[in-house]
The RNA shown here (transfer RNA) has 73 nucleotides and comes from Gloeobacterales cyanobacterium ES-bin-313. The source organism's lineage runs through Bacteria, Bacillati, Cyanobacteriota, Cyanophyceae and Gloeobacterales. Its mean pLDDT, the model's own confidence on a scale to 100, is 80. The RNAcentral record of the sequence draws on ENA and Rfam. It matches the Rfam family "tRNA". It is annotated as a transfer RNA.

RNA sequence: CGGCGGUUGGCUGACUUGGUAAAGCGGCGAACUCAUAAUUCGUGACAUACUGGUUCGAGUCCAGUACCGCCGA
Numbered sequence: 001c002g003g004c005g006g007u008u009g010g011c012u013g014a015c016u017u018g019g020u021a022a023a024g025c026g027g028c029g030a031a032c033u034c035a036u037a038a039u040u041c042g043u044g045a046c047a048u049a050c051u052g053g054u055u056c057g058a059g060u061c062c063a064g065u066a067c068c069g070c071c072g073a
Stems, first nucleotide, its partner, number of pairs: 001072007010025003019056001027043005049065005
């Protein structure tokens, strides 16, 4: 320098065809207990890297940027 892939709550990690974001762990609150743990219940009003574009509507499509990985030179 060229090509390809990735970036989603604190962490891990889904989301065939664009219609308003799962699940697990953790955190917090509560129940239970003499107490702790375990278990059960509840809880994320700004979680889709950033900036534009297309669209009635974008995590999903398009362009650019940033960072990470792989391949080639």